[in-house]
Context: one part of a larger RNA
Molecule: large-subunit ribosomal RNA, domain IV
Organism: Candidatus Omnitrophota bacterium
RNA sequence: CUCCGGUUAAGGAACUCGGCAAAAUAAUACCGUAACUUCGGGAUAAGGUAUGCCCUUGUUAUGUGAAGUCCCUCGCGGACGGAGCAGAAAAGGGUUGCAGUGAAAUGGCAGCGGCGACUGUUUAGCAAAAACACAGGACUCUGCAAAGUCGUAAGACGACGUAUAGGGUCUGACGCCUGCCCGGUGCCGGAAGGUUAAAAGGAGAACUCAGCGCAAGCGAAGGUUCGAAUUGAAGCCCCGGUAAACGGCGGCCGUAACUAUAACGGUCCUAAGGUAGCGAAAUUCCUUGUCGGGUAAGUUCCGACCUGCACGAAUGGCGUAACGACUGCUGCACUGUCUCAACCGGAGACCCA
Numbered sequence: 001c002u003c004c005g006g007u008u009a010a011g012g013a014a015c016u017c018g019g020c021a022a023a024a025u026a027a028u029a030c031c032g033u034a035a036c037u038u039c040g041g042g043a044u045a046a047g048g049u050a051u052g053c054c055c056u057u058g059u060u061a062u063g064u065g066a067a068g069u070c071c072c073u074c075g076c077g078g079a080c081g082g083a084g085c086a087g088a089a090a091a092g093g094g095u096u097g098c099a100g101u102g103a104a105a106u107g108g109c110a111g112c113g114g115c116g117a118c119u120g121u122u123u124a125g126c127a128a129a130a131a132c133a134c135a136g137g138a139c140u141c142u143g144c145a146a147a148g149u150c151g152u153a154a155g156a157c158g159a160c161g162u163a164u165a166g167g168g169u170c171u172g173a174c175g176c177c178u179g180c181c182c183g184g185u186g187c188c189g190g191a192a193g194g195u196u197a198a199a200a201g202g203a204g205a206a207c208u209c210a211g212c213g214c215a216a217g218c219g220a221a222g223g224u225u226c227g228a229a230u231u232g233a234a235g236c237c238c239c240g241g242u243a244a245a246c247g248g249c250g251g252c253c254g255u256a257a258c259u260a261u262a263a264c265g266g267u268c269c270u271a272a273g274g275u276a277g278c279g280a281a282a283u284u285c286c287u288u289g290u291c292g293g294g295u296a297a298g299u300u301c302c303g304a305c306c307u308g309c310a311c312g313a314a315u316g317g318c319g320u321a322a323c324g325a326c327u328g329c330u331g332c333a334c335u336g337u338c339u340c341a342a343c344c345g346g347a348g349a350c351c352c353a
Base pairs, nucleotide, nucleotide: 001348002347003346004345005344006343007342008341010339011338014337019334027051028050029049030048031047036041038173052095053094054093055092056091057090062086063085064084068080069079070078071077072075096100108332109331110330111329112328113327114326115324116323120132121131136171137170138169139168140167141166142165148157149156150155174319175318176317177316179249180248181247184246185245186242187241188240189239190238193237194236195235199231200230204226205225206224207223208222211218212217250268251267252266253265254264277311278308289305290304291303292302293301
């Protein structure tokens, strides 16, 4: 010096990213217990008091229940009985130490926020969480040989179930709610018109060739090769619907008897221009915004304001008791975390053998 323990004057978080670590709290009985609340909780809330030993009440209460007696349906039966054994809790009196849950074991508590309702689940081996799940809500598909999934198939699961069932997607207890937009994309419905494949169709064209012609050439039937019109489904175009489908939810200018602001008006654009609620927020750049609170002093915290760079309603919005090895702030208690270090015990390191 390092590690594991122990003690410490005065102070008591000044340490530090942060009370990390340590200390403190702790048992049992009794008294007592707030806001809030889904009336269950919160709650061991908080905060107090008592605790050893001896005597007495006292052969205590209470428990167990032998012998014995009686009855009968004669049994491992019933009734009475009360010996013996075990034995609290309390009250009164006394006694004693610095200290009586004398050791060990054995919750620190409270207040204000954020997030997630909750118990659960997770990155075996750096993440346990606000992530996942969840009960509940909603949309959508599926009429049974179901939809969907696995498989080339047979076949199987779904399910020996049948729409109060099963599959998929989103949301995530509960309370109050969930606004506007269907122009784009998707899905559903429609079938008049446009477009449109194979196929059908075969006008016509080309080659060949009998024949005709002096020649140039024309050229029937047949064969071969192309091939127009016309008919022709779904789809797409088109017409509607649908947002708890994917998604989206404006700009400029002016205006009130101080000023400021703008209930009001004008104009442009849009499918429609963000409603309720919330808001410097797990979201706010400017920003340590401004005001208030807490501190002697507060970029964090709490309450407001609204100028929302860039909240917003099941990619859910806002609340919410209870819960959390989550996360931010504060107080009390407590302490070697610190001011600031010291000593003690043990194990190393180091030296010698």